[in-house]
RNA sequence: GGGGGGCUAGCUCAGUUGGGAGAGCGCAACGUUCGCAACGUUGAGGUCGCGGGUUCGACUCCCGUGCCCUCCA
Numbered sequence: 001g002g003g004g005g006g007c008u009a010g011c012u013c014a015g016u017u018g019g020g021a022g023a024g025c026g027c028a029a030c031g032u033u034c035g036c037a038a039c040g041u042u043g044a045g046g047u048c049g050c051g052g053g054u055u056c057g058a059c060u061c062c063c064g065u066g067c068c069c070u071c072c073a
Base pairs, nucleotide, nucleotide: 001072002071003070004069005068006067007066010025011024012023013022019056027043028042029041030040031039049065050064051063052062053061
């Protein structure tokens, strides 16, 4: 320098007709317990890397760009 993959909740990751933003763990409250753990219920938590474009509507399609992983040179 070129090819491919990745970036979504605090962490690890799902998300295929373009229309609901989600799971597990973690966190908080409550229940159970003398208490803790475990378990259960409920809840909080999001710039979908960033900037544009297309569209009635974009995590999703198009363009540009940053960072990480990997392959080739």